Annotation
A computed fold for a 73-nucleotide RNA from Melitaea cinxia, annotated as transfer RNA.

RNA sequence: GGGGGCGUAGCUCAGAUGGUAGAGCGCUCGCUUAGCAUGCUAGAGGUACCGGGAUCGAUACCCGGCGCCUCCA
Numbered sequence: 001g002g003g004g005g006c007g008u009a010g011c012u013c014a015g016a017u018g019g020u021a022g023a024g025c026g027c028u029c030g031c032u033u034a035g036c037a038u039g040c041u042a043g044a045g046g047u048a049c050c051g052g053g054a055u056c057g058a059u060a061c062c063c064g065g066c067g068c069c070u071c072c073a
Base pairs, nucleotide, nucleotide: 001072002071003070004069005068006067007066010025011024012023013022019056027043028042030040031039049065050064051063052062053061
């Protein structure tokens, strides 16, 4: 320098042939206990890496950037 992949909740990751976002763990409240743990219940938490475009509508499609992983040179 070139090719490919990835970027979504605090962490690890899903997801829908475009219709407005979820799980596990973690966190908070409650139940259970003499208390803790475990178990059960409820809840909070994300302008979806940044900018632009097409679309009635984008996390998803297109373009440009940034970062990380990987392959080639």

The coordinates come from a structure-prediction model, not an experiment, and the mean pLDDT is 81. It matches the Rfam family "tRNA". About the family: Transfer RNA (tRNA) molecules are approximately 80 nucleotides in length.